This is a predicted structure of a 72-nucleotide RNA (transfer RNA) from Oscarella pearsei. The source organism's lineage runs through Eukaryota, Porifera, Homoscleromorpha, Oscarellidae and Oscarella. The RNAcentral record of the sequence draws on ENA. Its Rfam family is "tRNA". Its family is annotated with triplet codon-amino acid adaptor activity in the Gene Ontology.
RNA sequence: GGGAGUGUGGUGUAAUGGUGAACACAUCUGGUUUAGACCCAGUUAAUGCAGGUUCAAGUCCUGCCAACCCCG
Repeated sequence: GGGAGUGUGGUGUAAUGGUGAACACAUCUGGUUUAGACCCAGUUAAUGCAGGUUCAAGUCCUGCCAACCCCG
C1' cells in the first nucleotide's frame, strides 16, 4: 500500500428498516442484618465520527477513524 469481517452502557450479548434501543452481570441508593455476604426493590449509564437514501436508519449506501486478521 491492497483486501475481508468487526465497532451498541463499565463488561458480555440482543434488537425483520417501524413504539420509548432489550437482557444478564457490574456501579450507586434503599430494604434486610449487631455488622458483612446472600437475597429483595429501585436508580444511573450505550449505537466509533461525518454525510447520504428513506415517511422512518443501530440496521442500507459513501468517506474517514480504531483495533484485529490476510496478502504484498